[in-house]
RNA sequence: CGAGCAGGCCGGGCGGCCGCGGCGCUGCCGGGCAUGCCCGGGCGCCGAGGAAGGUCCGGGCUCCGCAGGGCGGGGUGGUCGGUAACGCCGACCCGGGGUGACCCGCGGGAUAGUGCCACAGAAAACAGACCGCCUCCGGCGCAAUCCGGAGGUAAGGGUGAAACGGCGGUGUAAGAGACCACCAGCGCCGCAGGUGACUGCGGCGGCUCGGUAAACCCCACCCGGAGCAAGGUCAAGAGGGGGACGUGCCUUAGCGGGCGCGUUUCCUGCGCGAGCGCUUGAGGGCGGCCCGCCCGAGCUCGCGGGUAGACCGCACGAGGCUGUCAGCAAUGGCAGUCCCAGAUGGAUGGCCGCCGGCCCGCGAAAGCGGGUGCACAGAACCCGGCCUACAGGCCCGCUCGCCCG
RNA sequence: GGUCAGGUAGCUCAGUCGGUAUGAGCGUCCGCCUGAAAAGCGGAAGGUCGGCAGUUCGACCCUGCCCCUGACCA
Numbered sequence: 001c002g003a004g005c006a007g008g009c010c011g012g013g014c015g016g017c018c019g020c021g022g023c024g025c026u027g028c029c030g031g032g033c034a035u036g037c038c039c040g041g042g043c044g045c046c047g048a049g050g051a052a053g054g055u056c057c058g059g060g061c062u063c064c065g066c067a068g069g070g071c072g073g074g075g076u077g078g079u080c081g082g083u084a085a086c087g088c089c090g091a092c093c094c095g096g097g098g099u100g101a102c103c104c105g106c107g108g109g110a111u112a113g114u115g116c117c118a119c120a121g122a123a124a125a126c127a128g129a130c131c132g133c134c135u136c137c138g139g140c141g142c143a144a145u146c147c148g149g150a151g152g153u154a155a156g157g158g159u160g161a162a163a164c165g166g167c168g169g170u171g172u173a174a175g176a177g178a179c180c181a182c183c184a185g186c187g188c189c190g191c192a193g194g195u196g197a198c199u200g201c202g203g204c205g206g207c208u209c210g211g212u213a214a215a216c217c218c219c220a221c222c223c224g225g226a227g228c229a230a231g232g233u234c235a236a237g238a239g240g241g242g243g244a245c246g247u248g249c250c251u252u253a254g255c256g257g258g259c260g261c262g263u264u265u266c267c268u269g270c271g272c273g274a275g276c277g278c279u280u281g282a283g284g285g286c287g288g289c290c291c292g293c294c295c296g297a298g299c300u301c302g303c304g305g306g307u308a309g310a311c312c313g314c315a316c317g318a319g320g321c322u323g324u325c326a327g328c329a330a331u332g333g334c335a336g337u338c339c340c341a342g343a344u345g346g347a348u349g350g351c352c353g354c355c356g357g358c359c360c361g362c363g364a365a366a367g368c369g370g371g372u373g374c375a376c377a378g379a380a381c382c383c384g385g386c387c388u389a390c391a392g393g394c395c396c397g398c399u400c401g402c403c404c405g
Numbered sequence: 406g407g408u409c410a411g412g413u414a415g416c417u418c419a420g421u422c423g424g425u426a427u428g429a430g431c432g433u434c435c436g437c438c439u440g441a442a443a444a445g446c447g448g449a450a451g452g453u454c455g456g457c458a459g460u461u462c463g464a465c466c467c468u469g470c471c472c473c474u475g476a477c478c479a
Stems, first nucleotide, its partner, number of pairs: 001401005007395004012355007020047006028041006049376001053387002056385005061227004068291004073223005078092005093107001094105004108218002113216002115212003130157002132153008165183002168180003184208002186205008231312004239268013270304007283295004319338008356374001357372006406478007415431005424462001433449005455471005
């Protein structure tokens, strides 16, 4: 210099004007009345993300009776560790790929059993004779060849995704782990190393055993259900609440808003009827079944009506940042410091200036001119992950090739 | 916001121990019938099985991730 591998991070910056949501200050100001609340203003603080997304896992939280046993069901799957937990993460092992840095693997069991393996092929799973090879018999008489029949043979051909170790020799009629040496694999035993997966060495056994478990299944481990529209409060019946319309007062430049009054309508422990049952117990719960245990005064069916509101849950949390210690790392301990969105038709926006990007043109270059708000995307109970989308940019480490000193 | 279901021919749907895309009805096209049409009869075409990966010899089917559509809650 070129090509590449891996990891971490940012994802516009500064300023001005006008707005929006939330919290705090009523001893900041003005107003209203029902006199401690409401409205408007003022001041201070905060206001999207690395994925807020998909809703694929795991947890917190809440309710269901804190949920027992067996069978069934679902999930996970090398080992060790991390964690609140996980299907996540780290390190290592094994297998595969790459010259290498490094990457990929739903990575237990196919000698526990069952099933399946289309087409082609003779044969597709305690194998199998189509061609070929060999022996015998017959046609057949001397031999060879040929034809037919009986048998042997997996060494060769051909089919297939896959054909029952490879190569050499002995052996044989021809052959064959039938036997032998070497190699490969598998299993068992011993020794050594490692927490372990596993690895190395030595010995023994001719053991040579197809694939598929993201097919049933077996083994080990884990799993109660539902979800913030969970759940709770206002909550009380000449009562309470919401909407619409009219009107009075206050506020605002206005729109609008607030406090009252009146009318109307709607909602709020739904209403009506029938049947069964009230401890000799209907019905229900413990995911599906059985057992066992428990709750229990309501349950089932039909018809009709309705599916309004406010508040809490709800913003301090397995929290962020910095330093340090332990650890290869994931991560954890300790100390200091900070407070960081909370809506419910749903805020986080609009305009302008400068800088930075990106695009186009000119130029050898420096640069000049013009255009463009500029990636993916937007919280809704919260958190840890995974996955998916993403313009552009920064930093650190490493590998290979070539060149120079 | 949460919980589920589905995607196969132009339309509506079937499709299980994974084995050639296997189909049905309607529709389209062609032919017969008719003077011409409709109905009827006969025949044909038409499918990347929503997309991309993976497992497998082989995927509509099994697994993972995306896309689209629909339903339910108080």
Predicted 3D model of RNase P RNA and transfer RNA as a complex of 479 nucleotides. It holds a member of the Rfam family "Bacterial RNase P class A". From the family's description: Ribonuclease P (RNase P) is a ubiquitous endoribonuclease, found in archaea, bacteria and eukarya as well as chloroplasts and mitochondria. It is annotated as a ribozyme. Its mean pLDDT, the model's own confidence on a scale to 100, is 77.